[in-house]
Description: A computed fold for a 125-nucleotide RNA from Sediminibacterium sp., annotated as SAM riboswitch aptamer (S box leader). The sequence was found by an Rfam model in a public genome assembly. Taxonomically the source falls in Sediminibacterium (Bacteria, Bacteroidota, Chitinophagia, Chitinophagaceae). Model confidence (mean pLDDT): 81 of 100.
C1' cells in the first nucleotide's frame, strides 16, 4: 500500500543531541531561542493484541460472548477533545422581504447528532 472491525471529551515527561519552526491540509487559535518539531536514552501512561480466573453458549471439547483482574512481551501513546471548526441535518438566535403567526432565506453559536478526513490496534490482500 488494500479492505474490515473497533477506539479517539481520561490517562502519561526527564536527561541528551540539534537549531527553527512546528500543531496533516486550511481559517481560527495555539506551542516555539526560557529551545518547540525532530532524533537517542532513561522512565512512565493505557490495555488493543496480550496473561490469569470463573461464566455464557455446547452432551462435551474448539470457537465464540460479554466480566473482573493483571502487565511479562508486540503495539500505541506521554500541550491543548483527533486543539476547535470546514460537509450534512437539527435547535436557538439574529437579521432581511412578504400582510401578524406559521413559512422563506442569510448569517451567527463554549449548541446537539451523523457524515468526512485522520490516527492507533486487530486482522486481511
Nucleotide at each position: 500500500a488494500u479492505c474490515u472491525u473497533a477506539u479517539c471529551c481520561a490517562g502519561a515527561a526527564a536527561g541528551g543531541c540539534a537549531g527553527a519552526g512546528g500543531g496533516a491540509a486550511u481559517g481560527g487559535c495555539c506551542c516555539a531561542u526560557u529551545g518547540a518539531u525532530g532524533c537517542c536514552u532513561u522512565g512512565g501512561c493505557a490495555a488493543c493484541c496480550c496473561a490469569u480466573a470463573a461464566c455464557a453458549u455446547u452432551c462435551g471439547c474448539a470457537g465464540u460472548g460479554a466480566u473482573a483482574u493483571g502487565a511479562a512481551g508486540g503495539u500505541g501513546c506521554c500541550a491543548a477533545a483527533u486543539c476547535c471548526g470546514u460537509c450534512c441535518a437539527u435547535c436557538a438566535c439574529a437579521u432581511a422581504a412578504u400582510a401578524u403567526a406559521u413559512a422563506u432565506a442569510u448569517g451567527u453559536g463554549c449548541a446537539u447528532g451523523g457524515a468526512a478526513a485522520g490516527a492507533u490496534a486487530a486482522g486481511u490482500c